Context: one part of a larger RNA
RNA sequence: GGACGAACGCUGGCGGCGUGCCUAACACAUGCAAGUCGAACGGAACUUUAUUGAAAGAUUCUUUCGGGAUGAUUUUGGUUAAGUUUAGUGGCGGACGGGUGAGUAACGCGUGAGUAACCUGCCUUUGAGAGGGGAAUAACAAUCUGAAAAGAUUGCUAAUACCGCAUAACAUAUACGAAUCGCAUGGUUUGUAUAUCAAAGAUUUUAUCGCUCAGAGAUGGACUCGCGUCCGAUUAGUUAGUUGGUGAGGUAACGGCUCACCAAGACCACGAUCGGUAGCCGGACUGAGAGGUUGAACGGCCACAUUGGGACUGAGACACGGCCCAGACUCCUACGGGAGGCAGCAGUGGGGGAUAUUGCGCAAUGGGGGCAACCCUGACGCAGCAACGCCGCGUGAAGGAUGAAGGUUUUCGGAUUGUAAACUUCUUUUAUUAAGGACGAAAAAUGACGGUACUUAAUGAAUAAGCUCCGGCUAACUACGUGCCAGCAGCCGCGGUAAUACGUAGGGAGCAAGCGUUGUCC
Numbered sequence: 001g002g003a004c005g006a007a008c009g010c011u012g013g014c015g016g017c018g019u020g021c022c023u024a025a026c027a028c029a030u031g032c033a034a035g036u037c038g039a040a041c042g043g044a045a046c047u048u049u050a051u052u053g054a055a056a057g058a059u060u061c062u063u064u065c066g067g068g069a070u071g072a073u074u075u076u077g078g079u080u081a082a083g084u085u086u087a088g089u090g091g092c093g094g095a096c097g098g099g100u101g102a103g104u105a106a107c108g109c110g111u112g113a114g115u116a117a118c119c120u121g122c123c124u125u126u127g128a129g130a131g132g133g134g135a136a137u138a139a140c141a142a143u144c145u146g147a148a149a150a151g152a153u154u155g156c157u158a159a160u161a162c163c164g165c166a167u168a169a170c171a172u173a174u175a176c177g178a179a180u181c182g183c184a185u186g187g188u189u190u191g192u193a194u195a196u197c198a199a200a201g202a203u204u205u206u207a208u209c210g211c212u213c214a215g216a217g218a219u220g221g222a223c224u225c226g227c228g229u230c231c232g233a234u235u236a237g238u239u240a241g242u243u244g245g246u247g248a249g250g251u252a253a254c255g256g257c258u259c260a261c262c263a264a265g266a267c268c269a270c271g272a273u274c275g276g277u278a279g280c281c282g283g284a285c286u287g288a289g290a291g292g293u294u295g296a297a298c299g300g301c302c303a304c305a306u307u308g309g310g311a312c313u314g315a316g317a318c319a320c321g322g323c324c325c326a327g328a329c330u331c332c333u334a335c336g337g338g339a340g341g342c343a344g345c346a347g348u349g350g351g352g353g354a355u356a357u358u359g360c361g362c363a364a365u366g367g368g369g370g371c372a373a374c375c376c377u378g379a380c381g382c383a384g385c386a387a388c389g390c391c392g393c394g395u396g397a398a399g400g401a402u403g404a405a406g407g408u409u410u411u412c413g414g415a416u417u418g419u420a421a422a423c424u425u426c427u428u429u430u431a432u433u434a435a436g437g438a439c440g441a442a443a444a445a446u447g448a449c450g451g452u453a454c455u456u457a458a459u460g461a462a463u464a465a466g467c468u469c470c471g472g473c474u475a476a477c478u479a480c481g482u483g484c485c486a487g488c489a490g491c492c493g494c495g496g497u498a499a500u501a502c503g504u505a506g507g508g509a510g511c512a513a514g515c516g517u518u519g520u521c522c
Base pairs, nucleotide, nucleotide: 001522002521003520004519006518007517008516009515010514013393014392015391016390017389018388019386020385021351026349027348028347030346031345032344035092036091037090040089041088043086044085045084046083047082048081050079051078052077053076054075055074056073060069061068062067099304100303101302108229109228110227111226112225113224114223115222118221119220123217124216125215126214127213128212129211131165133163134162140155141154142153143152144151145150171196172195173194174193175192176191177190178189179188180187181186201209202208203207230276231275232274237267238266239265242264243263244262245261246260247259248258249257279301280300281299282298283294284293285292286291306327307326308325309324310323329340330339331338332337357383359382360381361380365379366377367376368375369374396426397425398424399423406417407416408415409414431459432458433457434456435455436454440449466511467510468509469508470507471492472491473490477506478505479504480503481502487494488493
């Protein structure tokens, strides 16, 4: 000198774009953050329509005054049709998106290869198919238990839920061949035989959306390997599933991944093991570069979700807002038992030098569900707070000498503040008021931002300057006070009676909505 997710002191006009718990991965009140589909299904509730019972019954007609007929309207029950809502079964999604960096020195990450050892829902494409049956179960009803959370028994019912059967190969397995290729195990294509395995319907009713099997692709993932990846030797030996083999199990798949048996290996001074520290990278800062430091924001990968462990479901998890067990903590309780997890967005307490609103909207972009309409979305888009940073603008311009007054200083002549002010003539960025008023919306509709940006008019210099320094380094000097005191200080050093170094004033220098100080890095 540069830089910062900064903090502190003094000061503070505006706008644009960014950024904002670096500390306690400390504990969390409250609200929201993942739902959706009635075009998969049976119900339930409600509304309307038509129809049919029952009860009450205005009016009118008739009457032998007992009544009879008519039946507007109201209440209630059944059936039919249409619609709305939806607890439950079922499907898809809750493995994405969002947060954090505790752990991890590791194939975790980066980079380059490999898989002849692998998987892949939705999507694209190709080929083939969807025949015929069955048994349940939630909802619901009844009964019961419980303070609650919740649960039990019996009975009824549906499906794109579940289960057999049929059909079936280019699928899978086994056996026997053939051709061909390679990278060692082997791969690819193909023939024959045997065995095994599919399916679901919906709808505004005629075109869609689905379903099943198989091939290919795309996307996403899994595994293996070469190289690179901090400090310590005041850590020198480490290791028994340890290293290898055979066999078996397991996995999508290779593999001590696991197990039985056998062998005795494996790593290490080119630093094993142990200890400390740490998420890694693209990048960022600095530097002429080499290099050094760093990993906030944005993007990629990884890990984690109160602590530890475990599996279930599923194409995908060993799953932040799923389940089970154990621990700590908090809450409810009728003491028998239950409920919870902000390292999502806001917000609270605490810690700290220090870090924001319990805001608006799904209008845009994107995501989930749905044929769609649409619903959900604290992702996201915006607004609020903070000079925290970068950038831009302003706080007026021109003229104006009696060089006014005042201040400071003085050798008392003057000098300086200083064209500075006053005063004159202008301007209106900004400000205030009023009027108009967007783009972002994708040919209809739809704008949170927002009556915002912007434009026009009016008013009037009007609303707007500080901070640090002035001995040398280092741009900028005098007076007074103080008297080794009070104090200053980054280094050298200053102060003991004329201090350009302390304090105040005048003047000056530098930067400027900032200026200084502190901290950290180069």
Molecule: small-subunit ribosomal RNA, 5' domain
Organism: uncultured Ruminococcus sp.